[in-house]
Large-subunit ribosomal RNA, domain IV from uncultured Rhizomicrobium sp., 328 nucleotides, folded computationally.
Lineage of the source: Bacteria > Alphaproteobacteria > Micropepsales > Micropepsaceae > Rhizomicrobium.
Its mean pLDDT, the model's own confidence on a scale to 100, is 89.
Context: one part of a larger RNA
RNA sequence: CUGUAUUGAAGGAACUAGGCAAAUUGCCCUCGUAACUUCGGAAGAAGAGGGCCCGAUUCUUACGCAAGUAGGAGUCGGGGGCACAUAGCAGGGGGUGGCGACUGUUUACUAAAAACACAGGGCGCUGCGAAAUCCAAAGAUGACGUAUAGCGUCUGACGCCUGCCCGGUGCUGGAAGGUUAAGAGGAGAUGUGAAAGCGUUGAAUCGAAGCCCCAGUAAACGGCGGCCGUAACUAUAACGGUCCUAAGGUAGCGAAAUUCCUUGUCGGGUAAGUUCCGACCUGCACGAAAGGCGUAACGACUUCCCCACUGUCUCCAAUACAGGCUCA
Numbered sequence: 001c002u003g004u005a006u007u008g009a010a011g012g013a014a015c016u017a018g019g020c021a022a023a024u025u026g027c028c029c030u031c032g033u034a035a036c037u038u039c040g041g042a043a044g045a046a047g048a049g050g051g052c053c054c055g056a057u058u059c060u061u062a063c064g065c066a067a068g069u070a071g072g073a074g075u076c077g078g079g080g081g082c083a084c085a086u087a088g089c090a091g092g093g094g095g096u097g098g099c100g101a102c103u104g105u106u107u108a109c110u111a112a113a114a115a116c117a118c119a120g121g122g123c124g125c126u127g128c129g130a131a132a133u134c135c136a137a138a139g140a141u142g143a144c145g146u147a148u149a150g151c152g153u154c155u156g157a158c159g160c161c162u163g164c165c166c167g168g169u170g171c172u173g174g175a176a177g178g179u180u181a182a183g184a185g186g187a188g189a190u191g192u193g194a195a196a197g198c199g200u201u202g203a204a205u206c207g208a209a210g211c212c213c214c215a216g217u218a219a220a221c222g223g224c225g226g227c228c229g230u231a232a233c234u235a236u237a238a239c240g241g242u243c244c245u246a247a248g249g250u251a252g253c254g255a256a257a258u259u260c261c262u263u264g265u266c267g268g269g270u271a272a273g274u275u276c277c278g279a280c281c282u283g284c285a286c287g288a289a290a291g292g293c294g295u296a297a298c299g300a301c302u303u304c305c306c307c308a309c310u311g312u313c314u315c316c317a318a319u320a321c322a323g324g325c326u327c328a
Stems, first nucleotide, its partner, number of pairs: 001323008010314002014312001019309001027051005036041001038157001052079012080084001092307004097302002099299002104116002120155007132141003158294004163224003168221002170217005177212003183206002188201005225243005252286001253283001264280005
């Protein structure tokens, strides 16, 4: 000097990206326990007190004929220690927001999460030799199942809800019409030949699906405007005009895990707050199952605050053990 432990005056997070690490708490009994809530919870909430030993005494349980043995619940008096759940083992707590409902799952060896899954919801396909999947086939899975089933896809408990657009792309439907391959068809044309013939070429016309076309469909892929004016202070614009569109973003939320300008502005908390909480709305660039907004419970998730606690720090020190180093 390093590591692993233990202790520490006064202060107590001033440390730091961040209380990381450490400390605190810890068991049993009694009392007591808030908001909120899906009435189950939250809850061991929080918080307060007691616990060792001796004596006296009251009630009582089981067993026993009884004497009694083994306990339980109190009341009163006393004793010792620094310390009585005496070691060891053994929750720190509270408030607030975000995300995800939850228990689960995951990157074996840098990520455990807000990611995946999930119960629940929707849509689509599938009538059974099912659809879907593997396969060259046979065959198999689906399933020794049968639409309350199976497969695909999106969403993700629960509560309140889920607006407008079918113009584009996709999908579904459509006995008309247009286009259209092979094929059918052969008007003709042409090579050769004396001819019969053998060849080459070939217009009409008839020919599927597809595409065009006509509809439907957004919990299909997706999309959801601009400019100008206007109210008796000013400001703003319920209102009007105009252009464009398939339709111009509804409810709810909003400087947000989304806000560039931005440390927006106001309020709260601090002596002081780029974070945090509550508002505002000027949403660069939220928005309704790539779901919207809430939500009790839950979380080795994440933000901020408070109490307790502490060598994290002010500011380091000591001790034990181990290593290093120096000397031998």